[in-house]
Context: one part of a larger RNA
RNA sequence: UGACGGGGGCCCGCACAAGCGGUGGAGCAUGUGGUUUAAUUCGAUGCAACGCGAAGAACCUUACCUGGAUUUGACAUCCUAGGAAUUCUUUUGAAAGAUUGAAGUGCCCUUUUGGGAGCCUAGUGACAGGUGCUGCAUGGCUGUCGUCAGCUCGUGUCGUGAGAUGUUGGGUUAAGUCCCGCAACGAGCGCAACCCUUGUCUUUAGUUACCAUCAUUAAGUUGGGGACUCUAAAGAUACUGCCCCGGUCAACGGGGAGGAAGGUGGGGAUGACGUCAAGUCCUCAUGGCCUUUAUAUCCAGGGCUACACACGUGCUACAAUGGACUGUACAAAGGGUCGCGAACCUGCGAAGGUGAGCUAAUCCCAUAAAACAGUUCUCAGUUCGGAUUGGAGUCUGCAACUCGACUCCAUGAAGUUGGAAUCGCUAGUAAUCGCGGAUCAGCAUGCCGCGGUGAAUACGUUCCCGGGCCUUGUACA
Numbered sequence: 001u002g003a004c005g006g007g008g009g010c011c012c013g014c015a016c017a018a019g020c021g022g023u024g025g026a027g028c029a030u031g032u033g034g035u036u037u038a039a040u041u042c043g044a045u046g047c048a049a050c051g052c053g054a055a056g057a058a059c060c061u062u063a064c065c066u067g068g069a070u071u072u073g074a075c076a077u078c079c080u081a082g083g084a085a086u087u088c089u090u091u092u093g094a095a096a097g098a099u100u101g102a103a104g105u106g107c108c109c110u111u112u113u114g115g116g117a118g119c120c121u122a123g124u125g126a127c128a129g130g131u132g133c134u135g136c137a138u139g140g141c142u143g144u145c146g147u148c149a150g151c152u153c154g155u156g157u158c159g160u161g162a163g164a165u166g167u168u169g170g171g172u173u174a175a176g177u178c179c180c181g182c183a184a185c186g187a188g189c190g191c192a193a194c195c196c197u198u199g200u201c202u203u204u205a206g207u208u209a210c211c212a213u214c215a216u217u218a219a220g221u222u223g224g225g226g227a228c229u230c231u232a233a234a235g236a237u238a239c240u241g242c243c244c245c246g247g248u249c250a251a252c253g254g255g256g257a258g259g260a261a262g263g264u265g266g267g268g269a270u271g272a273c274g275u276c277a278a279g280u281c282c283u284c285a286u287g288g289c290c291u292u293u294a295u296a297u298c299c300a301g302g303g304c305u306a307c308a309c310a311c312g313u314g315c316u317a318c319a320a321u322g323g324a325c326u327g328u329a330c331a332a333a334g335g336g337u338c339g340c341g342a343a344c345c346u347g348c349g350a351a352g353g354u355g356a357g358c359u360a361a362u363c364c365c366a367u368a369a370a371a372c373a374g375u376u377c378u379c380a381g382u383u384c385g386g387a388u389u390g391g392a393g394u395c396u397g398c399a400a401c402u403c404g405a406c407u408c409c410a411u412g413a414a415g416u417u418g419g420a421a422u423c424g425c426u427a428g429u430a431a432u433c434g435c436g437g438a439u440c441a442g443c444a445u446g447c448c449g450c451g452g453u454g455a456a457u458a459c460g461u462u463c464c465c466g467g468g469c470c471u472u473g474u475a476c477a
Base pairs, nucleotide, nucleotide: 001477002476003474004473005472007471008470009469010468011467012466013465015461016460019425020424021423022422023421026316027315028314029313030312031311032310033309034307035306042053043052064302065301066300067299068298069297070296073127077126078125079123080122081121082120083119086103087102088101091098092097107116108115109114129291130290132289133288134287138285139284140280141279142278143276145274150189151188152187153186154185155184156165157164158163169180170179171178195268196267197266198265200236201235202234203233204232205231206230210225211224214223215222239262242256243255244254245253246252318418322377323376324375325374326373327372334365335364336363339358340357344353345352346351384415389410390409391408392407393406394405395404431453432452433451434450435449436448437447
């Protein structure tokens, strides 16, 4: 100087407390451990691994296993020889491949002999290849402490020196934020602001959006309008600016006015010096090592989907604040031409047939659902719950056996609110309800977004956890 303390002081955080809803019990989904296996590819392992890499394993993917094949190789550059490229075809085979026959002669230059580009085949070796090892050789990227308020430097001063000072102290703040003081005076990286979005207003612009007034229609449908909504560009607005009180005539704090909004208005992006030899050699790049008829490459089938069990994360429930049926209302944000697919017809349905319109504020996906009104069920393993299983189908796709999703009929398991323990959340939040998208032929309870309905509680900082500053002790570095 740090680190640590079941030392002290001050302060903060859904850290506790106050509340609301969960997990832990059930069934299923998914990931992991373990076990099994020819293989169940590999990585991730306290917080910070475990719906993680994987924004989607039937083949492919695929790295694993079994079997069948290849050896200058699936891919790149160079050299030699031959041949146009290419197309069709025989036999064998699971395919890859091996093998047979035929058609075919292009482009540029040219002395018509040939040469060149491109492609194919054969050969030779230089080489290719490796998701092989080492993340404890590395770059890059990422997690974490933590959006915590810290981390440093120059000059000066103090100290023999390591170092100290500044950065401590008194206040204050979300903040090393600001004020005052001070052997310090300044500065840098962080904080804040500048950026995006949302909330209010103005101007400009009105099509595909809108419709107050005037006509018109089944319908903003059409004429028309430029007001409103909305869209999207430029501006305005908030600064403790004003008033009162407190405070050191300070920073700032408490209250009030006006205002759409008030003291960082809400949300996002933004992550200092560093820590964990944290993670990744399987995104990529790369040193070294290893491999080279194999640890490379191609193909078929299988596996990654196994199942006495254990754990994590979720979904659905156990019902009446509910289930079922009928009627009726209101979104936002997205996607669409190898696509979205209306209306109509067929089917109980998944879906099929036909196919309008749309390269989209125009057409489509697309009925939002909870909610509301009415009827019914009357506390039961039930008209709750839907697992499991049988049968019949639909769709995608060469192909749904291992191993897809969905539909219909039947079946109707556990489950009556969950031990110890444990998680999230402070407002348009929790809870609850549906909608969309990426990936994608198909496959979503996951992920990323969107809106609808919409709470309770916070006395407080003694305690648990994590963190910041000062101080103290130390046989630790």